This is a predicted structure of a 96-nucleotide RNA (c-di-GMP-I riboswitch aptamer) from an Acidobacteriota bacterium.
It was read from a public genome assembly, where an Rfam model found it.
Its mean pLDDT, the model's own confidence on a scale to 100, is 77.
It matches the Rfam family "c-di-GMP-I riboswitch aptamer". Its family is annotated with cyclic-di-GMP binding in the Gene Ontology.
RNA sequence: AAGUAUUAAAGCCAAACCCCGCGCAAGCGGGGGACGGAAAGCCACGGGUCUUUAAGCAGGUCCGACCCUGGAACUGAAGACAGCCGAGUCGCCACG
Numbered sequence: 001a002a003g004u005a006u007u008a009a010a011g012c013c014a015a016a017c018c019c020c021g022c023g024c025a026a027g028c029g030g031g032g033g034a035c036g037g038a039a040a041g042c043c044a045c046g047g048g049u050c051u052u053u054a055a056g057c058a059g060g061u062c063c064g065a066c067c068c069u070g071g072a073a074c075u076g077a078a079g080a081c082a083g084c085c086g087a088g089u090c091g092c093c094a095c096g
Stems, first nucleotide, its partner, number of pairs: 003095002012037002017032006035083001041089002045086003048081006055075002057070004
């Protein structure tokens, strides 16, 4: 150094919940707090979930709507999640 990842943890991270702030929201930042984690480091590239929107859409009026209403579903648009899975990337401990 390649490699292995079951064992191992000096040190590290920190779910729910509470407080403060930001955001329409999903959620994010800080403090407290630990359910857990061997990448629970980084990265929205693929899948997924969630939010907002209301262009398509749906409903209504109507001869027809470019009018009115809506956001349950699907498509689109804009976002969120890396502690949902995968890809990518950089590393710690142990063995070697």